[in-house]
Small-subunit ribosomal RNA, 5' domain from a metagenome, 523 nucleotides, folded computationally. The prediction has a mean pLDDT of 84.
Context: one part of a larger RNA
C1' cells in the first nucleotide's frame, strides 16, 4: 500500500449496481415451494336455466372435489457433510442407452377378460382397511400379420399397436341425433438414421505428514458359466502366482474441484462467497421398486436416533427449497408482491402451476454518483485561545447584502420493459371442398407484479443534511492549563518522578470524508 461475503466504535443526507449464517449437514411451530391433461375414460354435487303450488322432474354446460389412465414429479431450487479420487481439469478412447424433438419408412386388423370410481355391508379413536355387487378406456391379455428388427453358422424360432378431435357433397344405414364412407389435424406400433442427454475406459495432472516402510488373497492374470444397455474380478467355480511400492505404495490428517478471485514488476503466493461448469449429499444406515431416465430432497421398504398425536390397540414426520422460529455466534434480511417479463411442467388451445425468475422491504455491507449552498462582504465585530500586554490568531470565517434550487419534500405530466393471444378480413398449402386445419399479410382488441417507475414541468424555501481519526520520530500537522513513574498511552522505538508538542482537557492545526478510525485475514 491492495483487498475482504467481515465484524466492532463513534457519526449517517441521498440514489444506481451489486452483496448479505463463513459458525451447529443443530433442532425446527406455521404458510407457500410440482403439479397438469375432460381433445384417453366412467362418472358427477352444489349454483344456473325450464317446467312446477311445493316436493319433485327435465336440460344443457367440462365449473367443484374425488377416481381410473398418460405426461411431469430424475429438471428446476438448496447444500459442501463425505470424497485425495468410482472425483474435478485437460486430451483421447470403444463396447453402449436415450422419454420429449426432427428426416425416413412400414402399419395401425380382429377379439376378450377385468377393476377403482359408484352402491351396499362390516372393522377402526385415527391413520386407514376389509367383503359382496356394477361399469369404462389410449389400463390390462391373447389372435393375426410383421421385408426390415432379436436370437441362430444355416435350416428355423420370437416379438407390435389406441384411439381422440375438427369438418363434409353424393351414396348406405338410421328414430332426430349418429355411423358407415372421404378428408385434415394429432396420437399409437416396429425400423433405420440424427440431434440432445447419458454411462464407461485411457494418459498425465491435482494439500501435507517417513516421528507411516511395506502393502494386497477376488488380491494379478487366464479359462469357462452367469451378469449389466454395455468392456471389465462386476460376480461365482477351477488354474496360475502374481500385482503395488523411496518416480513414495500403504496408513494418517487435511479438503469438494474447475472456470476464475486477492495480491505481485513479473515468476509466485493466499483463496475457491456471489455467477458458470462438474461432482457428492437430502434426519443417520442399508435396500431395492417404478421409470427412456433415480437406487429418487418435498416417492416407498427395513433399522436407529429424534419429535410428535393415542381412546395405549396403533399411527404421523423429515426446511442443506423460500420466508420465518429457537439454538449457536463477533456476525449475516421479510413468516412482501406477481406469474407482466425470461424460462420450466401439462395441455390442440384458452389456460392453470411455477417462493425458478422477476420485482420490492431490510442493512453505508461494498462499489460508483450527488448534495450538504453560491457570490459579496474588514468595524479584521463579538466571544474563545495564545500573548513579550503592544498584539497574534481563529477569519472572508460569522453576521450583513444579492442570488441559486441539484437532491429531499410538494402538485402534475409521462415512456420503454409487450412480444404474444383473442377476434374480422386477404392469400398461399391441404382437399371432391370456397369445411375444418395449417402457414402467412393485415386491421381491431386487449395483457405492467415493480409503479406514487424512469425521465421531465411547476411550487416554496439556504430553508432538510459532516463527522471520524490524527498532531514526539517513523508520519501531514503545536501551544496552553491539569496531572506528577499516579492516572494513564503504545504499531515499533519509547512517554509520565513539577516547565509532558507523546497521559487527560481546550484553542490551534493535518488527513480522509458519509464516511472515519480500530481489530481480524491474505499478499
Nucleotide at each position: 500500500g491492495a483487498u475482504u461475503g467481515a465484524a466492532c466504535g463513534c457519526u449517517g443526507g441521498u440514489g444506481g449496481c451489486a452483496u448479505g449464517c463463513c459458525u451447529a449437514a443443530c433442532a425446527c411451530a406455521u404458510g407457500c415451494a410440482a403439479g397438469u391433461c375432460g381433445a384417453a375414460c366412467g362418472u358427477g354435487a352444489a349454483a344456473g336455466g325450464g317446467u312446477u303450488u311445493c316436493g319433485g322432474c327435465c336440460u344443457a354446460a367440462g365449473u367443484a372435489a374425488a377416481g381410473u389412465g398418460g405426461c411431469g414429479g430424475a429438471c428446476g431450487g438448496g447444500u459442501g457433510a463425505g470424497u485425495a479420487a468410482u472425483g474435478c481439469g485437460u486430451a483421447g478412447g470403444a463396447a453402449u442407452c436415450u422419454g420429449c424433438c426432427u428426416g425416413a419408412u412400414a402399419g395401425u386388423g380382429g377379439g376378450g377378460a377385468a377393476u377403482a370410481a359408484c352402491u351396499c355391508g362390516g372393522g377402526g379413536a385415527a391413520a386407514c382397511u376389509c367383503g359382496a355387487g356394477c361399469u369404462a378406456a389410449u389400463a390390462c391379455c391373447g389372435c393375426a400379420u410383421a421385408c426390415g428388427c432379436c436370437c441362430u453358422a444355416a435350416g428355423g424360432g420370437g416379438g407390435a399397436a389406441a384411439g381422440c378431435g375438427g369438418g363434409g357433397g353424393a351414396u348406405c344405414u338410421u328414430u332426430u341425433g349418429g355411423g358407415a364412407c372421404c378428408u385434415c389435424g394429432u396420437g399409437c406400433u416396429g425400423u433405420c438414421a440424427g440431434a440432445u442427454g447419458a454411462g464407461c475406459c485411457u494418459a498425465c495432472g491435482u494439500c501435507g505428514g517417513a516421528u507411516u516402510a511395506g502393502c494386497u488373497a477376488g488380491u494379478u492374470g487366464g479359462u469357462a458359466g452367469g451378469g449389466u444397455a454395455a468392456a471389465g474380478g462386476c460376480u461365482u467355480a477351477c488354474c496360475a502366482a502374481g500385482g503395488c511400492g523411496a518416480c513414495g505404495a500403504u496408513c494418517c490428517g487435511u479438503a469438494g474441484c474447475u472456470g476464475g478471485u486477492c495480491u505481485g514488476a513479473g515468476a509466485g503466493g493466499a483463496c475457491g462467497a456471489u455467477c458458470a461448469g462438474c461432482c457428492a449429499c437430502a434426519c443417520u444406515g442399508g435396500g431395492a421398486c417404478u421409470g427412456a431416465g433415480a437406487c429418487a430432497c418435498g416417492g416407498c421398504c427395513c433399522a436407529g436416533a429424534c419429535u410428535u398425536c393415542u381412546a395405549c390397540g396403533g399411527g404421523a414426520g423429515g426446511c442443506a427449497g423460500c420466508a420465518g422460529u429457537g439454538g449457536g455466534g463477533a456476525a449475516u434480511a421479510u413468516u412482501g408482491g406477481a406469474c407482466a417479463a425470461u424460462g420450466g411442467g401439462c395441455g390442440c388451445a384458452a389456460g392453470c402451476c411455477u417462493g425458478a425468475u422477476c420485482c420490492a422491504g431490510c442493512a453505508a455491507u461494498g462499489u460508483c454518483g450527488c448534495g450538504u449552498g453560491u457570490g459579496u462582504g474588514a468595524a479584521g465585530a463579538a466571544g474563545g485561545c495564545c500573548u513579550g500586554c503592544g498584539g497574534g490568531u481563529u477569519g472572508u470565517a460569522a453576521a450583513g447584502c444579492a442570488c441559486u434550487u441539484u437532491c429531499a419534500g410538494g402538485a402534475g405530466g409521462g415512456a420503454a420493459g409487450a412480444a404474444a393471444g383473442u377476434u374480422g378480413g386477404g392469400g398461399u398449402g391441404u382437399u371432391a371442398a370456397u369445411a375444418c386445419c395449417a402457414c402467412u399479410c393485415u386491421g381491431a382488441u386487449u395483457u405492467g407484479a415493480c409503479g406514487u417507475u424512469a425521465c421531465u414541468u411547476c411550487c416554496a424555501g439556504a430553508a432538510g443534511a459532516a463527522g471520524c481519526a490524527c498532531c514526539g520520530g517513523c508520519u501531514a500537522a503545536c501551544u496552553c492549563c491539569g496531572u506528577g513513574c499516579c492516572a494513564g498511552c503504545a504499531g515499533c522505538c519509547g512517554c509520565g518522578g513539577u516547565a509532558a508538542u507523546a497521559c487527560g482537557g481546550a484553542g490551534g492545526g493535518u488527513g480522509c470524508g458519509a464516511g472515519c478510525g480500530u481489530u481480524a485475514a491474505u499478499c